c-di-AMP riboswitch aptamer (ydaO/yuaA leader) from Streptomyces marokkonensis, 144 nucleotides, folded computationally. The prediction has a mean pLDDT of 81.
[in-house]
RNA sequence: CGCCGAAUCCCGCAAGGGAACCGGGGAACCACCACCAUGGGGUGAAUCGCGUGGAUACAGCCGUGGAGACACGGCUCGUACCCGCGCGUAGGAGACCUUCCUGCUCCGAACCCGUCAGCUAACCCGGUAGGCGAGAAGGAAGGA
Numbered sequence: 001c002g003c004c005g006a007a008u009c010c011c012g013c014a015a016g017g018g019a020a021c022c023g024g025g026g027a028a029c030c031a032c033c034a035c036c037a038u039g040g041g042g043u044g045a046a047u048c049g050c051g052u053g054g055a056u057a058c059a060g061c062c063g064u065g066g067a068g069a070c071a072c073g074g075c076u077c078g079u080a081c082c083c084g085c086g087c088g089u090a091g092g093a094g095a096c097c098u099u100c101c102u103g104c105u106c107c108g109a110a111c112c113c114g115u116c117a118g119c120u121a122a123c124c125c126g127g128u129a130g131g132c133g134a135g136a137a138g139g140a141a142g143g144a
Base pairs, nucleotide, nucleotide: 001133002132003131004130008019009018010017011016020128021127022126023125024124025123030118039116040113041112042111043110048088049087050086051085052084053083054082056080057079058078059076060075061074062073063072064071065070091107092106093105094104096143097142098141099140100139101138102137
């Protein structure tokens, strides 16, 4: 100097306050509203699928112990969930802004609430952290 992101700016010695931006809760109207099972929801682009390995629980089988209930150990084209890895993928980002087309690169994490949440005026609550330095742009339209 620039990029992702709401995550910036101002005052103050500090505590803190303010602006701006972002997110959540929360009426009416509207939406939803057969039964059963599975708890559900939120921030974020960050979901879902397949393969593989492992842990746990359940189920089945086998063995041992036991009068029995059962306990322990082992096994599995078994089921569920979680974790690791790999390959894809919904989606997201890429140098003034917006939309579209073609193309390339990268990301596709993490966390919170705690059985509660549709939308939502008034109103209420909270956040302003982190990370990065890769370069791939071309075209059409409209702005600044």
It matches the Rfam family "c-di-AMP riboswitch aptamer (ydaO/yuaA leader)". From the family's description: This family represents a conserved RNA structure found upstream of the ydaO and yuaA genes in Bacillus subtilis and related genes in other bacteria.
RNAcentral holds the sequence, with entries from MGnify.